[in-house]
RNA sequence: UGUGCUGGACAGACGAUCGCUGCCGGUUCAUUCCGGUGGAGGAAAGUCCGAACACGACAGGACACGGUGAUGGGUAACGCCCACCGGCCCCGGGUCGCGGGGUCAGGGAAAGUGCCACAGAAAACACACGGCCGAUGACUUCUGGAAACAGAGGCACAGGCAAAGGUGAAAAGGUGCGGUAAGAGCGCACCGCUCGAUUGGUGACAAUCGGGGCAUGGUAAACCCCACCGCGUGCAAGCCCAAGCAGCCCCACCCCCGGAUUCAUUUUCGGAGGUUUCUGCGGUCCGCAGGACAAGGGCGGGUCGGGUGCUCGAGGCUGACGGCAACGUCGGUCCCAGAUGAAUGAUCGUCACCCCGGAAGUAUUUAUUUCCGGGGGACAAAAUUCGGCUUAUCGUCCGGCUCGCGAC
Numbered sequence: 001u002g003u004g005c006u007g008g009a010c011a012g013a014c015g016a017u018c019g020c021u022g023c024c025g026g027u028u029c030a031u032u033c034c035g036g037u038g039g040a041g042g043a044a045a046g047u048c049c050g051a052a053c054a055c056g057a058c059a060g061g062a063c064a065c066g067g068u069g070a071u072g073g074g075u076a077a078c079g080c081c082c083a084c085c086g087g088c089c090c091c092g093g094g095u096c097g098c099g100g101g102g103u104c105a106g107g108g109a110a111a112g113u114g115c116c117a118c119a120g121a122a123a124a125c126a127c128a129c130g131g132c133c134g135a136u137g138a139c140u141u142c143u144g145g146a147a148a149c150a151g152a153g154g155c156a157c158a159g160g161c162a163a164a165g166g167u168g169a170a171a172a173g174g175u176g177c178g179g180u181a182a183g184a185g186c187g188c189a190c191c192g193c194u195c196g197a198u199u200g201g202u203g204a205c206a207a208u209c210g211g212g213g214c215a216u217g218g219u220a221a222a223c224c225c226c227a228c229c230g231c232g233u234g235c236a237a238g239c240c241c242a243a244g245c246a247g248c249c250c251c252a253c254c255c256c257c258g259g260a261u262u263c264a265u266u267u268u269c270g271g272a273g274g275u276u277u278c279u280g281c282g283g284u285c286c287g288c289a290g291g292a293c294a295a296g297g298g299c300g301g302g303u304c305g306g307g308u309g310c311u312c313g314a315g316g317c318u319g320a321c322g323g324c325a326a327c328g329u330c331g332g333u334c335c336c337a338g339a340u341g342a343a344u345g346a347u348c349g350u351c352a353c354c355c356c357g358g359a360a361g362u363a364u365u366u367a368u369u370u371c372c373g374g375g376g377g378a379c380a381a382a383a384u385u386c387g388g389c390u391u392a393u394c395g396u397c398c399g400g401c402u403c404g405c406g407a408c
Base pairs, nucleotide, nucleotide: 001404002403004401005400006399007398008397009396010395012351013350014349015348016347017346018345020039021038022037023036024035025034026033041379045390046389048388049387050386051385052384053234054233055232056231060286061285062284063283065230066229067228068227069226071083072082073081074080085106086104087103088102089101090100091099092098093096107225108224112223113222114219115218116217131161132160133159134157136156137155139154140153141152142151143150144149173191174190175189176188177187178186192214193212194211195210196209197208198207199206200205238308239307240306241305247299248298249297250296252275253274254273256271257270258269259268260267276292277291278290279289280288315334316333317332318331319330320329321328322327353376354375355374356373357372358371359370360369361368362367363366
């Protein structure tokens, strides 16, 4: 300096005039006025995950259901982040655990069930379409032969084959050599698979060595199995104040005691016990607690007001130390929206940045400096808060890595 990748920061600045608003101080009958000081994003979006917090009266367990899924760390937690391992793909080097990048819904197919269209003989206890070999035949043709017989071809056919061919996403590990009637891990070498040992590593795993001819596929974002995790609803949660109305109905049985009542264990009220049942905890069961004068169910009426929650946080910035890193510990420093029909704005000027055109200068591939004129500004708006992920996006700047070229 170029190329291919990859990570991060910012998201215009200053001034003037007018306007809105939180807090603080003063002032006023009065947020009436004055002053000071703050006032929208990297995604505020999506509402996809995780939590904080609140309520469900108290304290739970199991199943179902749902989620995650290599290993080790980080974190309040996560489906997130970091490192690292493996598979697949790409780029570069050039032969090697090579370097870099991307991606993976990355546990289990030897627990079981299901599925693999069409094509193909056949799609997993899979069994041969066309073929290859072939004992036999006194069949047939040709050659040799006097004949017996031998060889080659054809036909029939006991039996053997899964190698070569075809179909397909996938067909009984792959390549090569030997062997065979023809073939086949039938045998051998290497690779693959599997088992074991040693070494390295926290581990996933890797390397080396040795044994075994070795289970006949794939698919779990199919059901399923395994491991781990998970209560629900949500700031319109919840709490407080003011105001206002209008309550009514349903709500078991047995037995004992007491009161009232009745001709009468008739009617009714209260209390204790039991049975049955109801309510609450996402669903079911267990369990726990409360009730049968309801915390349950049905019908109807009133309140659409105000305050709080509401912004000091698992907070920002920064230094040292630890760690490969994510991040953690200790110290310093700062306060940085809180609206409620919903504030955080508008105009002007200058500068910065980007694009186009022109002029001049410097070095001479073309780059750069100055000046003038014109134009431009993406995606987009808090509403309880925070950690992530995903999606959208104009432009500038700062790095890292692979490889190439040049210089020192």

The RNA shown here (Bacterial RNase P class A) has 408 nucleotides and comes from a Planctomycetota bacterium. The source organism's lineage runs through Bacteria, Pseudomonadati and Planctomycetota. Its mean pLDDT, the model's own confidence on a scale to 100, is 75.